[in-house]
RNA sequence: UCGCUAGAUAGAGGCGCGGGCUUCAUCAGUACCGCCGGGCAAGGUCAGGCAACCGCCCGGAGGGAAAGGGAAUACCGCCGAAGUGAGCAGAACGCCUGAUUUCUGUUUGCUGGUUCGUCAGAGAAUAUCUGCCGGACUGUCACAAACUUUGUGAAGCGCUAUCGAAGCA
Numbered sequence: 001u002c003g004c005u006a007g008a009u010a011g012a013g014g015c016g017c018g019g020g021c022u023u024c025a026u027c028a029g030u031a032c033c034g035c036c037g038g039g040c041a042a043g044g045u046c047a048g049g050c051a052a053c054c055g056c057c058c059g060g061a062g063g064g065a066a067a068g069g070g071a072a073u074a075c076c077g078c079c080g081a082a083g084u085g086a087g088c089a090g091a092a093c094g095c096c097u098g099a100u101u102u103c104u105g106u107u108u109g110c111u112g113g114u115u116c117g118u119c120a121g122a123g124a125a126u127a128u129c130u131g132c133c134g135g136a137c138u139g140u141c142a143c144a145a146a147c148u149u150u151g152u153g154a155a156g157c158g159c160u161a162u163c164g165a166a167g168c169a
Base pairs, nucleotide, nucleotide: 003168004167007163008162009161010160011159014079016078017077018076019075022072023071024070032063033062035060036059037058038057039056040055043054044053046098047097048096049095050094082111083110084109085108086107087106088105089104090103091102092101112138113137114136115135116134117133119131120130121129122128140154141153142152143151144150145149
């Protein structure tokens, strides 16, 4: 001096990912409320026990929601963006034990992205979401060839560009 690398910075994929605000539809003429009529009961609440309240079911006409989930515009944060399985811990629903669900944190596994479909689960739902599997499209890199096209394979702990060590040669 040059090379390689740890590391750092900036980027790309595209119906790209996520967040909250606003509006809209759905939820639903449901839950619930009061009135009328009828029936039941030592019962009614996720289960058991305690406590508290006094009811529970059906029908009629009347009044009548909300949350979760969904869509749209703009905005914000971004490119393991983010999503998800399993384990552990904590919190929430009058108290205790248990169950279910939700949220938070953490460990670990899987997934490049979009989309369609069977099955399964959640859900009010045919919307939507998630999981396994399968297909299509698309981006990146490697290899090969009939060479700017095609095929095969792999995975984001990747790829491209720049810088680059006190490390290696």
A computed fold for a 169-nucleotide RNA, annotated as Lysine riboswitch aptamer. It matches the Rfam family "Lysine riboswitch aptamer". About the family: Riboswitches are metabolite binding domains within certain messenger RNAs that serve as precision sensors for their corresponding targets. It was read from a public genome assembly, where an Rfam model found it. Of the family's consensus pairs, 100% are formed in the model. The coordinates come from a structure-prediction model, not an experiment, and the mean pLDDT is 77.